RNAcentral holds the full RNA, with entries from ENA. The part of an RNA shown here (large-subunit ribosomal RNA, domain II) has 699 nucleotides and comes from a Candidatus Hermodarchaeia archaeon. The organism belongs to Candidatus Hermodarchaeia, within Archaea.

Context: one part of a larger RNA
RNA sequence: GCCGGCGAGUUACCCUGAUCUGCAAGCUUAAUUCCUCUACGAAAGUAGCGGAAGAAGGCGCAGGGAAACCGAGUCUGAAUAGGGCGAUUUAGUAGGUUGGGAUAAUACCCGAAACCCGGUGAGCUACCCAUGGUCAGGAUGAAAUUCCGGUGACACGGAAUGGAGGUCCGAACCGGUGGAUGUUGAAAUAUCCUCGGAUGAACUGUGGGUAGGAGUGAAAGGCUAAUCAAACCGGGUAAUAGCUGGUUCUCCCCGAAAUGUCUCUAGGGACAGUCUUGGACGUUCAGUAGUAGUGGUAGAGCACUGAAUAGAGGAGGACCCCUCGGGGUUCAAAUCUAACCAAACUCCAAAUGCUACUACUUCAAAAGUCUAGGAAUGAGGCAGUGGGGGAUAAGCUCCAUUGCCAAAAGGGGAAUAACCCAGAUCGUCAGCUAAGGUCCCUAAGAAUUGAUUAAGUGGAAAAGGAUGUGAGGUGACUUAAACAACUGGGAUGUUGGCUCAGAGGCAGCCAUCAUUCAAAGAGUGCGUAACAGCUCACCAGCCGAGUCACUUUGCGCCUAAAAUAUAUCGGGGCUCAAAUCAAUCACCGAAGCUACGAUUCUCUGUUUUUUUUUGGCAGAGGAGGUAGGGGAGCGUUCCAUGCUAGGUUGAAGUCUCGACGCGAGUCGGGAUCGACGAAAUGGAAGUGAUUAUGCCGGC
Numbered sequence: 001g002c003c004g005g006c007g008a009g010u011u012a013c014c015c016u017g018a019u020c021u022g023c024a025a026g027c028u029u030a031a032u033u034c035c036u037c038u039a040c041g042a043a044a045g046u047a048g049c050g051g052a053a054g055a056a057g058g059c060g061c062a063g064g065g066a067a068a069c070c071g072a073g074u075c076u077g078a079a080u081a082g083g084g085c086g087a088u089u090u091a092g093u094a095g096g097u098u099g100g101g102a103u104a105a106u107a108c109c110c111g112a113a114a115c116c117c118g119g120u121g122a123g124c125u126a127c128c129c130a131u132g133g134u135c136a137g138g139a140u141g142a143a144a145u146u147c148c149g150g151u152g153a154c155a156c157g158g159a160a161u162g163g164a165g166g167u168c169c170g171a172a173c174c175g176g177u178g179g180a181u182g183u184u185g186a187a188a189u190a191u192c193c194u195c196g197g198a199u200g201a202a203c204u205g206u207g208g209g210u211a212g213g214a215g216u217g218a219a220a221g222g223c224u225a226a227u228c229a230a231a232c233c234g235g236g237u238a239a240u241a242g243c244u245g246g247u248u249c250u251c252c253c254c255g256a257a258a259u260g261u262c263u264c265u266a267g268g269g270a271c272a273g274u275c276u277u278g279g280a281c282g283u284u285c286a287g288u289a290g291u292a293g294u295g296g297u298a299g300a301g302c303a304c305u306g307a308a309u310a311g312a313g314g315a316g317g318a319c320c321c322c323u324c325g326g327g328g329u330u331c332a333a334a335u336c337u338a339a340c341c342a343a344a345c346u347c348c349a350a351a352u353g354c355u356a357c358u359a360c361u362u363c364a365a366a367a368g369u370c371u372a373g374g375a376a377u378g379a380g381g382c383a384g385u386g387g388g389g390g391a392u393a394a395g396c397u398c399c400a401u402u403g404c405c406a407a408a409a410g411g412g413g414a415a416u417a418a419c420c421c422a423g424a425u426c427g428u429c430a431g432c433u434a435a436g437g438u439c440c441c442u443a444a445g446a447a448u449u450g451a452u453u454a455a456g457u458g459g460a461a462a463a464g465g466a467u468g469u470g471a472g473g474u475g476a477c478u479u480a481a482a483c484a485a486c487u488g489g490g491a492u493g494u495u496g497g498c499u500c501a502g503a504g505g506c507a508g509c510c511a512u513c514a515u516u517c518a519a520a521g522a523g524u525g526c527g528u529a530a531c532a533g534c535u536c537a538c539c540a541g542c543c544g545a546g547u548c549a550c551u552u553u554g555c556g557c558c559u560a561a562a563a564u565a566u567a568u569c570g571g572g573g574c575u576c577a578a579a580u581c582a583a584u585c586a587c588c589g590a591a592g593c594u595a596c597g598a599u600u601c602u603c604u605g606u607u608u609u610u611u612u613u614u615g616g617c618a619g620a621g622g623a624g625g626u627a628g629g630g631g632a633g634c635g636u637u638c639c640a641u642g643c644u645a646g647g648u649u650g651a652a653g654u655c656u657c658g659a660c661g662c663g664a665g666u667c668g669g670g671a672u673c674g675a676c677g678a679a680a681u682g683g684a685a686g687u688g689a690u691u692a693u694g695c696c697g698g699c
Base pairs, nucleotide, nucleotide: 001699002698003697004696005695006694011105015101016100017098018097019096020095021094022093023092026059027058028057032053033052034051035050037048038047039046040045063070064069073085074084075083076082108246109245111243115236116235117234118233119232120231126210127209128208129207130206131205132204133203134202135200137169138168139167140165144161145160146159147158148157149156173197174196175195178193179192180191181190212228214224215223216222249633250632251631252630253629254628259272260271261270262269263268273377274376275374276373277372278371279370280369281368283365284367286361287360288359289358290357291356292355293354294353299348300346301345305342306341309338310337311336312335316331317330318329319328320327321326380405381404382403383402384401385400386399387398388397389396410421411420412419425598426597427596428595430594431593432592436588437587438586439572440571441570445585447584448583449582450581451580452579458574464558465557468555469554470553471552472551473550474549475548476547477546486541487540488539489538491515492514493513496510497509498508521536525534526533599623600622601621602620603619604618605617606616607615634688636685637684638683639682640681641680646676653672654671655670656669657668658667659666660665
């Protein structure tokens, strides 16, 4: 891991519902006693079914008050006031059944870490006590001693002897430094290489001692039998667990919440909200319309409160000058004019919303309110809209409101909880549509008409930029010849004056006239030291029909670099499109709608029945669903009827085939097997397993 078996809402008392029955302003007995019968027993007697007695007690018929107490009232109060709770509205009680819920018991099952009590452990290990044992070999060479030298004598020096040391090197022994291997190991700590100590605070044998809030500890919270921030075993004990996991057959009806307030409360609760089931009321609900109200948001405004710009205005302040008379510069309140800003401003002021009344619609569901039993939920999420926080960030966060997901399948969006369409009772090889689509993948138009785009734009992006291109507008020039190109001219006073080393159109300053002209600036740019030179404005010629500038708008262009591989159309591929815009007609397309058939639920009508049920027929409406509420069933084991029917001419079981039932399942045939055992009607439960890192067994 697979298979098989086992494996979780039980039981008792009390309370409280539902339901059935008896009696009813009443209902009812308990302990106990007696009687009949049954079982056991020799009997006494014990136990039990049934019956009778037994009023003690309980609940109800009256409440209010803390109580005394009073009483349809009472309490508070001085009160005959007011107010609170009651009465004015009579239904209870006992038992049976059911087993919904609560309480406390283990209380649906499994699960702690812990706490306490009593014991067992020092054959591991820590330390201690007693008594024994062990340490190859080599090196170094302390004190001391002897001799010699030396001294007045010591000191001191040399040599020899000597053999000290938590001394050195290094086996046994003890340890465990670094690395590799091992890491379902050879091993629940090892192996190999390397390394530390190795006469010492050394190592070690044997015997003995100290223990659980205690021991022991050269101290690491270490060690105390592979266990240690409190050992192990048994018990209290099924400790407790607001936590995690699991919780077993079927079908039918309805169907949530993730919010508010409070909480030593925040992943738990209480009450309310939302769901369900029964009862009562009956349109009270909802929508629309009308009427009457409510309000201060959007917007707007500046009348208030603030903020704030420009001009006028100038109280007042600061600085400077001063002949002390004053003057200057600057800031600037009130006030006036004009333009603006505000969640905590409002002279104004919507739409929606909300409230009340009236009418209408819906007519058996679209509900609504109250009441009684049962819940679950109280982590929500995304999207649109209005806002707060944040950075007018977040698949961010906090509110409001609507929708969806949650608890919703189907179609579209390539794929994709929430987006768009649309709410799946079941069947059909029928039809029509929605969103979205119709060249191929791929169902349906290479549909029709008219435009645009050339960028594969479509099929990601900004500020900004650009003779891309379509449509429009405005203003100019133009056969008296425009625009562009080409040819020619582009002059004179004059080198204007000033300045300057120079300044001659062209460093700079001032002026910017006049002449000749078809036209030509006291000069547009380049250039020179300054001139020169080139060029432009301007004019003519040539040419012969449009040209120039600005602006609005459609579609495009650049801006545009990312990490495995095209990879920002789903792909192929697409250019008078298979792109975009405008318009048109077809078609495809879903579990939507329709058609036909079927099941089931609710209600209505009718029929059967003495009535309520139930059943038949007809009609209307419904049948997505998690938590959860309600209803109806299937099956297993045992008991009673019952030593049942059946059964060796083959029971149960097993395998297999067929039929029936919406389903849980049931029935039948065959094979196998070899002795039991239905169905029906009732009853009682150790009553249903793919999941608990479930338990046991097999493989």